[in-house]
RNA sequence: CGAGUCGGUCGGAUGAUCGCGGGCAGCUGGCUUUAUUGCGAGAUGUUCGAGGAAAGUCCGGACUCCAUAGGGCAAGAGUGGUGGAUAACGUCCACCUGGGGCGACCCACGGGAAAGUGCAACAGAAAGUAAACCGCCUAGCAAUAGGUAAGGGUGAAACGGUGAGGUAAGAGCUCACCAGUACUUAUGGCGACAUAGGUAGCUAGGUAAACCCCACUCGGAGCAAGACCAAGUAGCAGGUGACUGCCCGUCACACGCCUGCAGGUAGGUUGCAACAGGUUGUUGGUAACAACAAUCGCAGAUGGAUGAUCAUCGCGCGCAAGCGUACAGAAUCCGGCUUACAGACCGACUCGUCUC
Repeated sequence: CGAGUCGGUCGGAUGAUCGCGGGCAGCUGGCUUUAUUGCGAGAUGUUCGAGGAAAGUCCGGACUCCAUAGGGCAAGAGUGGUGGAUAACGUCCACCUGGGGCGACCCACGGGAAAGUGCAACAGAAAGUAAACCGCCUAGCAAUAGGUAAGGGUGAAACGGUGAGGUAAGAGCUCACCAGUACUUAUGGCGACAUAGGUAGCUAGGUAAACCCCACUCGGAGCAAGACCAAGUAGCAGGUGACUGCCCGUCACACGCCUGCAGGUAGGUUGCAACAGGUUGUUGGUAACAACAAUCGCAGAUGGAUGAUCAUCGCGCGCAAGCGUACAGAAUCCGGCUUACAGACCGACUCGUCUC
């Protein structure tokens, strides 16, 4: 210098004018109270006011209500190499195994197919307790019968590979070596597993995001959860007289106003912004992460605020005038995953070439 791999940061800046929502302060006027005691309103000042994904709502939790003595079983759903991290997870970290790349590194829904059942288009003789289309061998004049899985052909996939022996021809039929599987020994590792060896001719195909089996996890609904206050309407109680002196009861009259009660609609308040919190540092750990110390206060709406205009600058395109400046916007909160994104910057590492 070129080509690449991995990780991270930012994602317009400054000023002016007008406007919106929240907090705080005192002021003004209103209602209220023993009381500037409380409530809401107005204007003023001051301060704060979207994101890396606020998104999809796909997982996991906090919180709330309902159910539940405690435990187990079944059904259903989910997870699936090992060890660790975490409040928890389907997330993250490290490692193992398999695959890809010269390499940095990347990819894997990665338990079980020698429990059982099922499935496999077309082609093919045959798609699984095998099977004879061509070929080969034997018998036969032939038709045909028997043997044969070495060779050919079909297919995504055809029952270990190479060589030798063997045979009528062949075949793990036998042997040597190689590959795999099962069982087993030693060593290393917490473990997944790895390395080295032994025994058995054992050669057993694919598919479990098909049923199924094994191990583990899971009660349901969700902030429109829930709690409190509470108009109006409707409901209940409170009246008078008689039986009867009182209570209850029954009957008659009145049936409008007022008061009280319970429930809780509209509406309001709360939940609701200080917490698994951010930043910096130190220590422990390979790491995810944890502990400690210092420091910071960082939206809280509900007809849903966070905006608009102008100027200057930055960046991109264009000869210029000028045009453009991404994806997108909180809705109870937090940890993840996934998806969208103009452009800018930083760090670590790999391969190649050249020069010193």
Predicted 3D model of a 356-nucleotide RNA (Bacterial RNase P class A) from a Candidatus Nanopelagicales bacterium. Its mean pLDDT, the model's own confidence on a scale to 100, is 76.